[in-house]
RNA sequence: CAGGUCGGCCAGGCGGUCGCGCUCCGCGCGUGGCGCGGGGUGAGGAAAGUCCGGGCUCCGCAGGGCACGGUGCUGGGUAACACCCAGGCGGGGUAACCCGACGGAUAGGGCCACAGAAACAGACCGCCAGCGGCGAGAUUGGGGUUAGCCGUUAGCGGUUAGCCGAUAGCCGCUGGUAAGGGUGAAAAGGUGGUGUAAGAGACCACCGGCGUCCGGGGUGACCCGGGCGGCCAGGCAACCCCCACCGGGAGCAAGGCCAAGCAGGGGCGACGCAGGGGGACUCCUCCUCCUGCACGGAGUGGCCCGCUCCGUCUGAGCCCCGGGUGGGCCGCUUGAGGCGGCGGGUAACCGCCGUCCCAGAGAGAUGACCGCCACCCCGGCUCUGUGCCGGGGGACAGAACCCGGCUUAUCGGCUGGCCUGGGGG
RNA sequence: UGCCGGGUCAUCUAAUGGUAGGAUAGUGGACUCUGAAUCCACUCAUCUUGGUUCGAAUCCAAGCCCGGCAG
Numbered sequence: 001c002a003g004g005u006c007g008g009c010c011a012g013g014c015g016g017u018c019g020c021g022c023u024c025c026g027c028g029c030g031u032g033g034c035g036c037g038g039g040g041u042g043a044g045g046a047a048a049g050u051c052c053g054g055g056c057u058c059c060g061c062a063g064g065g066c067a068c069g070g071u072g073c074u075g076g077g078u079a080a081c082a083c084c085c086a087g088g089c090g091g092g093g094u095a096a097c098c099c100g101a102c103g104g105a106u107a108g109g110g111c112c113a114c115a116g117a118a119a120c121a122g123a124c125c126g127c128c129a130g131c132g133g134c135g136a137g138a139u140u141g142g143g144g145u146u147a148g149c150c151g152u153u154a155g156c157g158g159u160u161a162g163c164c165g166a167u168a169g170c171c172g173c174u175g176g177u178a179a180g181g182g183u184g185a186a187a188a189g190g191u192g193g194u195g196u197a198a199g200a201g202a203c204c205a206c207c208g209g210c211g212u213c214c215g216g217g218g219u220g221a222c223c224c225g226g227g228c229g230g231c232c233a234g235g236c237a238a239c240c241c242c243c244a245c246c247g248g249g250a251g252c253a254a255g256g257c258c259a260a261g262c263a264g265g266g267g268c269g270a271c272g273c274a275g276g277g278g279g280a281c282u283c284c285u286c287c288u289c290c291u292g293c294a295c296g297g298a299g300u301g302g303c304c305c306g307c308u309c310c311g312u313c314u315g316a317g318c319c320c321c322g323g324g325u326g327g328g329c330c331g332c333u334u335g336a337g338g339c340g341g342c343g344g345g346u347a348a349c350c351g352c353c354g355u356c357c358c359a360g361a362g363a364g365a366u367g368a369c370c371g372c373c374a375c376c377c378c379g380g381c382u383c384u385g386u387g388c389c390g391g392g393g394g395a396c397a398g399a400a401c402c403c404g405g406c407u408u409a410u411c412g413g414c415u416g417g418c419c420u421g422g423g424g425g
Numbered sequence: 426u427g428c429c430g431g432g433u434c435a436u437c438u439a440a441u442g443g444u445a446g447g448a449u450a451g452u453g454g455a456c457u458c459u460g461a462a463u464c465c466a467c468u469c470a471u472c473u474u475g476g477u478u479c480g481a482a483u484c485c486a487a488g489c490c491c492g493g494c495a496g
Base pairs, nucleotide, nucleotide: 001421002420003419004418005417006416007415008414009413010412012373013372014371015370016369017368018367020042021041022040023039024038025037026036027035028034029033044396048407049406051405052404053403054402055401056251057250058249059248063305064304065303066302068247069246070245071244072243073087074086075085076084077083088102089100090099091098092097103242104241108240109239110236111235112234124181125180126177127176128175129174130173131172132171133170134169143164144163145162146161147160148159149158150157151156189207190206191205192204193203194202208232209231210229211228212227213226214225215224216223217222255330256329257328258327264321265320266319267318268317272293273292274291275290276289277288278287279286280285294312295311296310297309298308299307337356338355339354340353341352342351343350344349375393376392377391378390379389380388381387426495427494428493429492430491431490432489435449436448437447438446443479451467452466453465454464455463472488473487474486475485476484
């Protein structure tokens, strides 16, 4: 210098004019309000998507079991997490570095289209064995037998021809085999040998993997070394499932207070029993309260149990139709808060001290225009110097209870670490 | 503001993870004197981008769009 990789920060500045929300002060009026004047303050790195996790609030407690959902290497951080940090393993890259839903497939079930013989233990072709059937001819070789010829040690040998049987070969059946062929995304460890009828981890050597045991290191995931076992039978768990851990439900339109207003009607609906106390009473009897059991219902949202409360026909609760309001206040912004320093920790992060207060609307404010400067882009001039002139550009987007993350969108600019290549000293 | 549901030809809909099918519509042809009906043929799609898988409309994640509910 070029290329790459990983972070951090910014999201134009100043001035003028006209406006907006909240709040404080002052004045005025027709005074819970409105108007005017002045002061203070007023969006983000993502305020977004609502994908996770919490705080907070209500549902009686937040209980048990099942179901359901989520997470999934290890250790740590945290209020918590599907986040972050550090490490392990696997993959990519020359490297810096990046990516990984990364538990279990010998617990079980299911699936693996088409092709292929077979998709998990399989025989289509091929190879081999046995049995059965057919079995030709020239010639050579081999077996048996008959005849001829030759030789002979008289046992037989040689040779020619015929016949028989067998073989080669073909067909069928039965079985063995997983080496070879072909199919497929995926095919039963690889190479060489021994072995066999043919073969094969059947056996052997080396290599690769798995399981198990021992030793060593590490908190652990895991790593290193050695022994043993032929253990070598695939893949999918973002299919069910198993294992471990986590999760009660709803959400600020949560929830609370005040004010104002209204009209009711219809239907469904449980089983009551026993004991005790009090009262009315001449008696029969009636009223009321408590306890227990039974039944019905609400809290409760998928189910059951438990718990609490209400009711049992003068009826809890549920459903349908109809009516009213649609105003104000609180919740509301001081918080797992920002900044600085010191300390602990490899780091994420944590602790202590100091300091600061930084939007709170309610159909929803934070904007528009002009000038100058800075930045970027284009064109022209040119004395070639980061010069002058003209034109253009500045994104994504916008709080609505709050916070920690993730993801997505984003014109550009500044800055730091590291890696690779080239050049110079 | 919060919470749910759903995206397949132009329209309405099918499809265990295994060649995206049907109806209506459209185009061309046949039949007819002409039109309709009928018959034949053709065109047209999984919202987008990634991931899991041999293979994705289907399963998972992110984004885009549409609809519903809550005072």
About this RNA
This is a predicted complex of two RNAs, RNase P RNA and transfer RNA, with 496 nucleotides together. Its mean pLDDT, the model's own confidence on a scale to 100, is 77. Rfam match: Bacterial RNase P class A. Gene Ontology terms of the family: tRNA processing, dimeric ribonuclease P complex and ribonuclease P activity.